[in-house]
Molecule: c-di-GMP-I riboswitch aptamer
Organism: Fontibacillus panacisegetis
């Protein structure tokens, strides 16, 4: 370099649930708040997976099904990166 992770530094990040705001929902975002994180940085226009249906398909037409153009990076995964004991 490259792998690899200590009860080490130095620092950082913030799950649940509650408050507001947005949003058809999935979620998001702020602010309390810490389960946890060595990439819980970053990218959804590289890819798979998942979750959600305003819509649009199927239907005579209610249910009901399929369908991301919505969303998820704290599911993998791509890519950058501190530190430095075994």
């Nucleotide at each position: 370099a490259u792998a690899c992770g200590a009860c080490a530094a130095u620092g950082g990040c913030a799950a649940a649930a509650c408050u507001g705001u947005c949003g058809a929902a999935a979620g998001a975002c702020a602010g309390u708040g810490a389960c946890g994180c060595a990439a819980a940085g970053c990218u959804a226009a590289a890819g798979g997976g998942c979750c959600u249906u305003c819509c649009u398909c199927u239907u005579a037409g209610u249910c009901a099904g399929a369908g991301a153009u919505g969303g998820u990076a704290g599911c993998c995964a791509g890519u950058u990166a501190c530190c430095g004991a075994a």